[in-house]
RNA sequence: CCGUGCUAGGUGGGGAGCUAGCGGUGCCCUGUACCCGCAAUCCGCUCCAGCGGGGCUGAAUCCCUGCCCGAGGGUCCGCGUCCGGAGGUCAGCGCCGAGUACGGAGUGUUGACGGUCAGGUCCCGCGCAACGCCACCUCGCGAACCGCGUCAGGUCCGGGAGGAAGCAGCGCUAAGUGAGCACUGGCGUGUGCCGCGGGGGUGCCGGGCCCGAGCCACCGGCUUUGGCCAGCGCUCCGGGUGCCGGGGUCGACGGCAGGUGCACGG
Numbered sequence: 001c002c003g004u005g006c007u008a009g010g011u012g013g014g015g016a017g018c019u020a021g022c023g024g025u026g027c028c029c030u031g032u033a034c035c036c037g038c039a040a041u042c043c044g045c046u047c048c049a050g051c052g053g054g055g056c057u058g059a060a061u062c063c064c065u066g067c068c069c070g071a072g073g074g075u076c077c078g079c080g081u082c083c084g085g086a087g088g089u090c091a092g093c094g095c096c097g098a099g100u101a102c103g104g105a106g107u108g109u110u111g112a113c114g115g116u117c118a119g120g121u122c123c124c125g126c127g128c129a130a131c132g133c134c135a136c137c138u139c140g141c142g143a144a145c146c147g148c149g150u151c152a153g154g155u156c157c158g159g160g161a162g163g164a165a166g167c168a169g170c171g172c173u174a175a176g177u178g179a180g181c182a183c184u185g186g187c188g189u190g191u192g193c194c195g196c197g198g199g200g201g202u203g204c205c206g207g208g209c210c211c212g213a214g215c216c217a218c219c220g221g222c223u224u225u226g227g228c229c230a231g232c233g234c235u236c237c238g239g240g241u242g243c244c245g246g247g248g249u250c251g252a253c254g255g256c257a258g259g260u261g262c263a264c265g266g
Stems, first nucleotide, its partner, number of pairs: 001266006009057003012030004020046005034054005063259006072250002075247004079242009089233001092232002094228003097224004102220003106215002114210004119205003122199006128192002130189006137180005147172004155164003
């Protein structure tokens, strides 16, 4: 140096969390790297730290150590952002109100604003008219008998002349009913450019007279220690998040360097 056979070791690793501590199951990252049993109200161990049973590989590119790189995790601080809670602030903003003729719009010598006088709209009383209804009135219809008049026939009284009652019919009329202008009377009303009197007057409408140039807060501007069980801003506390920053921690895969058996044979 080579070959053969064994052994140590290896047969994924890491992070947070749990734990007195270590590891596992579970979660997450990386990645492809055996099997069976146990295991989160946990399972098995004790500082050389999973336990039990098997398979494969096996002295090296594969095992061990150190350094480098660095996915990723989690921690602290700073900054940003979102959410929740609490506090105080109306003398930060905002909103409401008030004021102010600076601008706009509107209006004004066809006389605004203001002042004054008497009115209307509104209410009450009385009256008038209108409309609707009813009555009166006119005409017509209208009573088997219990309305009137006339009463054929028939009936009754009489010796006779004559007389009597009286149904139907006809005429008139009553109760009632139909139609109709006007006049008159009665009742009623969400009717009225109506009349008289009284009341009321916050408003609105128009009129007469006086004055003589602005009026107007509607919109915008400006002012406001007037107000707003505080919407925003502010302070504090807590939580989430950031292909944000910084510090520190662990650290897979990978890279570099080094280290490490036994036996036999050639």
Predicted 3D model of a 266-nucleotide RNA (Bacterial large signal recognition particle RNA) from an Actinomycetota bacterium.
NCBI's taxonomy places the organism under Bacteria, Bacillati, Actinomycetota.
It matches the Rfam family "Bacterial large signal recognition particle RNA". Gene Ontology terms of the family: signal recognition particle, plasma membrane targeting and SRP-dependent cotranslational protein targeting to membrane, signal sequence recognition. Rfam's curators write: The signal recognition particle (SRP) is a universally conserved ribonucleoprotein involved in the co-translational targeting of proteins to membranes.
The coordinates come from a structure-prediction model, not an experiment, and the mean pLDDT is 76.